[in-house]
Parts: sequence; C1' cells; structure tokens
RNA sequence: UUCGGAAAAGGGCAAACAUUCUCGAAAGAGGUGGGCGCAAAGCCACGGGUCUAAGGCUGACUUAGCUAAGAUCGCCGGGUUACCUGA
Repeated sequence: UUCGGAAAAGGGCAAACAUUCUCGAAAGAGGUGGGCGCAAAGCCACGGGUCUAAGGCUGACUUAGCUAAGAUCGCCGGGUUACCUGA
C1' cells in the first nucleotide's frame, strides 16, 4: 500500500418503541431512556431511489396536480478518512 474479517482485545455507533423536552409547514432532526442490528451504521446529498410540499406554478373557487432550494449516508452506488486483526 492492496485485499479480506474466521477468532480475540480495548472500545465505538444505535433500529423499532417510549417520553413529548427542543427545532421544523411537513418529511424529518436533536435530547433522554432503549437496543434491532452495524467493521465504516465515521464524514460528504455527488449520481440514482424514496419521503415531504412551506414557497412557487397550473387548475379551480375550495378539494386537486406539478415542483426541492427541504429530508434520508441505518435504501443503493460513488468519494473521502480511520481502530484491531489475517494474508
């Protein structure tokens, strides 16, 4: 430096759910508890996917449609950094 993770050590992260404390129009995010799982479940919305639709546009006259500049890296790919260990 590259490829890999069977076993071991020290550790790390934290799904659902609960709480409804904080932010947000929402999706969602944060806090606390919790622990399904994770060897990048560290970081980056770059490509695709998905979610939302405040604002905007169209329709319309009250119901809708479209749209990301919002969100998701624990959906996939890509980029980038890194612990232990084997070759």
Description:
The RNA shown here (c-di-GMP-I riboswitch aptamer) has 87 nucleotides and comes from Fictibacillus nanhaiensis. Taxonomically the source falls in Fictibacillus (Bacteria, Bacillota, Bacilli, Fictibacillaceae). Its mean pLDDT, the model's own confidence on a scale to 100, is 83.